[in-house]
RNAcentral holds the full RNA, with entries from SILVA. The part of an RNA shown here (small-subunit ribosomal RNA, central domain) has 302 nucleotides and comes from Zancudomyces culisetae.

Context: one part of a larger RNA
RNA sequence: UUAGGUGUAAAGUGUAAAUAGAUUGUAAUAUAAAAAUUUAUUAUAUUACUAGAAUGUUUAAAAAGGAAAUAGGAAUUUCUAGUGUAAGGUUGAAAUCUGUAAAUAUUAGAAGGAACGCCAUAAGGCUAAUGCUAAUUUCUUAUAUAACAUUGACAUUAAGUUACUAAAGUGUGGGGAGCAAAUAGGAUUAGAUACCCUAGUAGUCCACAACGUAAAUUAUGAAUGUUUUUGGUAGUUUAACUAUCUUUAAAGAUAACUUUAGAACAUUCCACCUGGGAAGUAUAAGGUCAACCUAGAAACCC
Repeated sequence: UUAGGUGUAAAGUGUAAAUAGAUUGUAAUAUAAAAAUUUAUUAUAUUACUAGAAUGUUUAAAAAGGAAAUAGGAAUUUCUAGUGUAAGGUUGAAAUCUGUAAAUAUUAGAAGGAACGCCAUAAGGCUAAUGCUAAUUUCUUAUAUAACAUUGACAUUAAGUUACUAAAGUGUGGGGAGCAAAUAGGAUUAGAUACCCUAGUAGUCCACAACGUAAAUUAUGAAUGUUUUUGGUAGUUUAACUAUCUUUAAAGAUAACUUUAGAACAUUCCACCUGGGAAGUAUAAGGUCAACCUAGAAACCC
């Protein structure tokens, strides 16, 4: 490279936007190519069309979509005061630990931080993905149903690129109630650098930066067309209609498990794989404050 593949065996980039490139609706005309000739085909240009795509208006509608600011109630902890007196707490059992300097318990008040019970059979809803759940206000994004009008292929995919991207960890400055790596002590044990218990610092929270990775999963790339069925959500012209999530079955597919609006039947584009280890290591190069990330071998062994 070909060929065959990528749910579970090697293999789908974390997601989106978008450039080059590739591919690309219907009809007609002209030119050119090739051909013995005709039809047909390919390429370029022009014109027209509306089934794809997009925009606008109207109609009503749903939603934890995003950002900021306000003001909340329950609970934990601490502090102050009162009542009250000797135990409390923990465990399989104990001990460390707290407590006569008055604890635990109980009543009242105050402070501070973090998280939002029920609602939620949620198998739901929104967002491109990560993700988003108490309330109100302001600003703002996107989507769905129906009708009418407009543009007239404006489309699909997408290398490189750009933007966003959980948790942990990083920098500066705040904050610190609870929880809790590290750490200390008590147990357990032959030992126990662990599981259990008592304490407890980073961190978890906020602002601004930076990091750019996850079993970032549906282990299933995006787009177009083509069956049945259950339940839910939104809309409606009320037609088991449209969109979306979930569920069932047949054919088909599969090594089987299973799948079943696909992992089937077809088409377009991109990414990736090619025996196991050595190895996601060495290392040219790039990025980062660092941690580390991106990219990524070979000898040798089997």
It matches the Rfam family "Bacterial small subunit ribosomal RNA". The organism belongs to Zancudomyces, within Eukaryota.